[in-house]
RNA sequence: GCGGGUAUAGUUCAAUGGUAGAACGUGAGCUUCCCAAGCUUAGGAUACGGGUUCGAUUCCCGUUACCCGCU
Numbered sequence: 001g002c003g004g005g006u007a008u009a010g011u012u013c014a015a016u017g018g019u020a021g022a023a024c025g026u027g028a029g030c031u032u033c034c035c036a037a038g039c040u041u042a043g044g045a046u047a048c049g050g051g052u053u054c055g056a057u058u059c060c061c062g063u064u065a066c067c068c069g070c071u
Base pairs, nucleotide, nucleotide: 001070002069003068004067005066006065007064010024011023012022013021018054026042027041028040029039030038047063048062049061050060051059
């Protein structure tokens, strides 16, 4: 330099065009003499910039970061 892939919550993963969910973790409450465990509840995310569409995490283009291959 060329080609391909990945990017979603603090972490690990879902969601094949129609209001983004789960588990673990975190905060609060209940329970307990205290801790742990358990139960309830709350907050928290689509890498960035454009395009298509009534509507985009999803489709298209570019940028960034990382991974793989070729040279």
Predicted 3D model of a 71-nucleotide RNA (transfer RNA) from an uncultured Alphaproteobacteria bacterium. Rfam family: tRNA. Rfam's curators write: Transfer RNA (tRNA) molecules are approximately 80 nucleotides in length. By type it is a transfer RNA.